[in-house]
The part of an RNA shown here (large-subunit ribosomal RNA, domain I) has 540 nucleotides and comes from a Gemmatimonadaceae bacterium. The prediction has a mean pLDDT of 83. Its Rfam family is "Bacterial large subunit ribosomal RNA". Rfam links the family to the GO terms ribosome and structural constituent of ribosome. The organism belongs to Gemmatimonadaceae, within Bacteria. RNAcentral holds the full RNA, with entries from ENA.
Context: one part of a larger RNA
RNA sequence: GCAUGUGGAGGAUGCCUGGGCACACGGAGGCGAUGAAGGCCGUGGUAAGCUGCGAGAAGCUCGGGGGAGCGGCACACACGCUAUGAUCCCGAGAUGGCCGAAUGGGGCAACCCGGCGGCGCUUUGCGCCGUCAUCCUGUCGCAAGACAGGAAGCGAACCUGGGGAACUGAAACAUCUCAGUACCCAGAGGAAGAGAAAUCAACCGAGAUUCCCGGAGUAGCGGCGAGCGAAACGGGAUGAGCCCAAACCGGGGUCUACGGACUCCGGGGUUGUAGGAUCCACGCUCGGUAGUCGAGACGUCAGCUGAAGUCCCCUGGGAUGGGGCGCCAGAGACGGUGAGAGCCCGGUAAGCGAAGACCAUGUACGGCUGCUAGUGGAUAUCCUGAGUAACGCCCGUCACGAGAGACCGGGCGUGAAACUGGGGGGACCACCCUCCAAGGCUAAAGACUCCCGUGUGACCGAUAGUGAACGAGUACCGUGAGGGACAGGUGAAAAGCACCCCUGUGCGGGGAGUGAAAAAGUACCUGAAACCACAUGCCU
Repeated sequence: GCAUGUGGAGGAUGCCUGGGCACACGGAGGCGAUGAAGGCCGUGGUAAGCUGCGAGAAGCUCGGGGGAGCGGCACACACGCUAUGAUCCCGAGAUGGCCGAAUGGGGCAACCCGGCGGCGCUUUGCGCCGUCAUCCUGUCGCAAGACAGGAAGCGAACCUGGGGAACUGAAACAUCUCAGUACCCAGAGGAAGAGAAAUCAACCGAGAUUCCCGGAGUAGCGGCGAGCGAAACGGGAUGAGCCCAAACCGGGGUCUACGGACUCCGGGGUUGUAGGAUCCACGCUCGGUAGUCGAGACGUCAGCUGAAGUCCCCUGGGAUGGGGCGCCAGAGACGGUGAGAGCCCGGUAAGCGAAGACCAUGUACGGCUGCUAGUGGAUAUCCUGAGUAACGCCCGUCACGAGAGACCGGGCGUGAAACUGGGGGGACCACCCUCCAAGGCUAAAGACUCCCGUGUGACCGAUAGUGAACGAGUACCGUGAGGGACAGGUGAAAAGCACCCCUGUGCGGGGAGUGAAAAAGUACCUGAAACCACAUGCCU
């Protein structure tokens, strides 16, 4: 040095899973000055950590469930509780230190210092209880201010709005792209936004919005490069439409140079084959809707009942295995039990169940109150959203980069018409068609998942799957922003080795004993390889 063997060391592999991952359906979609989210500090007989809780501190009260054990993880000791029903589970309450929006003032968060009122005491003071921030709106007030209501802060994604990159791509780069993306800010909701045609269409017609499939990588846009990229329309999901302003009528208030002006309230009225006001004629109470009051279902939040072998033989430490003989099934899902159990246990199918809370600021219900209908004709007197539309310049946005560049939006300037009116149909004009801007509201279909329940997986199985199966956003690193681990498995049951021996009263080991097994001894299932030792053989 090689080979084989026996050990040591090591922790691969196999098996396992209390943890993850993804999705489906249902629920919930918020919490907060009645002090949140999140923390600090406490709290146990003994108590470092986690969990729970808050000086009433692993807990208190009541109601409900449940029925024999219990004092969390946590297996020991001590001391207790419990059929006068504990522990435990559900509901409703009580308590709830200090910080934190933090809000009496301050502050280097969890600390410091006050005012006012009340109370107590051992009274130059100490302690206890209550209260005292700011802003907005409303009412009252001459005002100072008082009263009432609201806001604030947090939260995973989704949504709307205000701002808004660069790397990159263009094989360089500037227009362009990435992209209105990332990111910042504001705001809202369970969804948001949009929404009832000054829309499309094409001479035929459609009839709010949203979303999906197609149209279509089409038409187009584009240093016509890279690349960007519609709409009409068709098919589906859903389905819902309404209210003001004005004319006119009536009333109140303020001012008045008494001519009137302004303003508020009620009625009226809401559209484009124009409509309404006004005038004439006819007709009408069913239904719809809003508010308010009452009622309180289903469901959810504990639970309960629930069939049928633990029969014989065999193996075994153990039967759920093999053989034999039975049984149930609206239940042969699943999990557990000393190996693989329909009939052992929990459950499962099927049924049942709430004093209380939520659902419910909702609505299948009921009462009351309010609102709400339409037809024909006449007239052409009045009304129909103004610093608006439009135009010019400059931008933005539209798939569309200034292009023939419409439409939509913004800044500055100019600035209409009034139904014989006005907008649009992608410059512009005519004809034709179509719609009615300059006010507002509006479910459903649709986006998302911090969170709860149930279930599923040609998802992972401890270097995987979450970073985290384990006292993990922990230890540790960093001034900080921030970065960020390692680490699962005895056994069916601790039966966790009484006692003896070696030894340093150590470590470790040898007996004995337990166990199916100790070559399962807590450094514990299996126990590969590198590496080490020893034994034997061989080579040099």